[in-house]
Order: sequence, then C1' cells, then structure tokens
RNA sequence: GGAGCAGCCUGGAUGCACGCCGGUCACUGCAGGAUGGGGUGGCGGGAGGAAAGUCCGGGCUCCACAGGGCAGGGUGCUGGCUAACGGCCAGUCGCAGCGACCCGCAGGAAAGUGCCACAGAAAACAGACCGCCGGUUCGCAAGGGCCGGUAAGGGUGAAACGGUGCGGUAAGAGCGCACCGCGCUCGAUGCGAAUCGAGCGGCACGGCAAACCCCACCCGGAGCAAGAGCCAAUAGGGGAGCAUGACUUGCCCGGUCGCUCCCGGGUAGCUCGCUUGAGCCUGCCGGCAACCGCAGGCCUAGAUGAAUGUGCGUCGCCCGCCGCAAGGUGGGGACAAAACCCGGCUUACAGGGCUGCUCCGGUC
Repeated sequence: GGAGCAGCCUGGAUGCACGCCGGUCACUGCAGGAUGGGGUGGCGGGAGGAAAGUCCGGGCUCCACAGGGCAGGGUGCUGGCUAACGGCCAGUCGCAGCGACCCGCAGGAAAGUGCCACAGAAAACAGACCGCCGGUUCGCAAGGGCCGGUAAGGGUGAAACGGUGCGGUAAGAGCGCACCGCGCUCGAUGCGAAUCGAGCGGCACGGCAAACCCCACCCGGAGCAAGAGCCAAUAGGGGAGCAUGACUUGCCCGGUCGCUCCCGGGUAGCUCGCUUGAGCCUGCCGGCAACCGCAGGCCUAGAUGAAUGUGCGUCGCCCGCCGCAAGGUGGGGACAAAACCCGGCUUACAGGGCUGCUCCGGUC
C1' cells in the first nucleotide's frame, strides 16, 4: 500500500417567528359542601436505533384451576446466564475458508412402521448386465452354448453391503496382514458434550426422524379495545307551584319518592390503569464471558382521530461547476416515527467515525 474479518459509536448543531401535546405556578372568572372544568400569562419537558415486523419470552389484568393423566403445541450437543425465552455467553463436534473468522437443518435409524424418484441386474435378510476364471460341449479356427466360481474392473445412481496397499488365488474375496475408518471394552483428562491412549473384533449396523414414531424437558386461556370507577342526560343542582298518593312496622311522628314551570356552569362521555421501571448513568468487587453484587447520582413523551410541525437564517458534512489559490455558486442529507411496559430476534437505513485482528505485496 492492497484485500478482508470481527466488535462498536454516531444518525447534524444553533437562532428567530407562528403553532401543537402534556406538566407546573400565578391571575381571572363559572359552579360549588368538596372534587371540577374554562380563559390569559410565566417557567421548564416533548420519538428511535430500529419507535418497524408483531416472530419468541416475561411482567401486569381478567377468567379458569385440588392433584395427576390423555390429547395438542413447542424445544432438542454440553455447561452456564436470566423473571423467562426458540435469546445470550463459554465450550464440544461437524462444515466452508490459506487465515482473522463464519455457519449449524447437532437427541434416537441394533423399539416398531414406512419411504428411497429416474437410471440400473440389483435400493437392503441381497443380487449379477458387461466382464474375469474353471469345467464341459460344438467348431479347422475365430468364437458360441451349457454348468459352476467371483464381485477386483466397467457401467447406473444422491446412495451399491468399508478404503488404500501388499500377500494370496484358476480368477477373486477381510481370505490373510499393515495403516486408516467403524464397533466394543478398559484406562487417563474434563462438571459435561467429548478428547487422547491401549486392547479386542474382520466388519456385523446404507440413507431419511424438516415421514410417522420413541425419549427428555417446557407450555391453562384471552389480552390495556386487558381491567376498574363515575354516569344512563327524561340525570344531578337551585327556586316556585301542584298533588296528599305510594313506601318505610299494623298505627303515629319523622324520612324518601312524584308532576308542572323557571334558572343554570360545563361536557357529548369523563377518570384511573399510564408510565418509577427485571429503569438509566458513573465507579468498584466477583466471573474468560453472558451476567451478578455494592456505592453514588438522575427522572427521561404519555397522546386517544391520536401532539412532537412549518417557514426563514447562520454554521458544519457530502457532491457538481468556476477559480492557480483564498474562495464563490448550485444542489443533496437515509430508513422510518411512540400508543400498557420490559428482555430478545429479524428486517430497513444517506453519510460519517473508532478499536482489535488476518492474508498478500513493497521498502528499511
């Protein structure tokens, strides 16, 4: 210098004007026992790294529920983290890459059932198309027929009943041997997945469980339009009049209820849930890490047709043009936007920046 790998950060700044949502304080005025809601003004607050998809997990709420089982669904190497998870961390094994590193569709196929297209002789208790070998027979010969041996070679296939080599044989074959692979046993190490070593076995057990199934573990349902309170507007409040009835104990007192008219603030539904929480920041302890603990500090949107906007400047970033330069001029700035909350995953994203590491080349 080039090519890459991994982990992160950022997602313009600021001023003015006019607005919007919610908080608080003051004043005002309406009603009032109180709560309350209206207007004006001051002060300070107001989207994201994914707020998204709603895929997984939990909190919370209501319903259901003795316990256990069936059915159904999910997860699936090991250990750990966590409120929980299909997430994360650290490992094991396998795969791709020279490497940094990445990926995982990683329980069981000697419990059973099933399937293995096409091609091929044969697709799973084996079998033999071409071929190879032996015997026999026909033929002058080349070669053919029949019987038998074989599975090394050819051919088919995603896959053909271990692989390579040597020996062996009529030709062959784990038939014998060495190494590799596989299986079993033992030992060592490790919590474990597993790894390493030794011995034994001539090899038995093809593949598919994202086919049914088996094994282990987990799972009650619905969701903030959950759910709760006020209210039923012909209400509630104030005043005037009428009726003398009904209820309250059989009666009385007392109390409550009715009808008509007038006055009357405000709403067209309101309030809570609602944002203080597995919270955020900094430092330290433990741990490889995920994470956990302690101390200190901080409060950071709560709308409900749903606010967080619009316009004009200045600076900064990127691009084009002009210019020797200073600079001038024109344009661009993504993905997307809370809706009960939180932990993850996945997906989208203009541009800018940081850290660690790998490979190749050059120079000293």
Molecule: Bacterial RNase P class A
Organism: Archangiaceae bacterium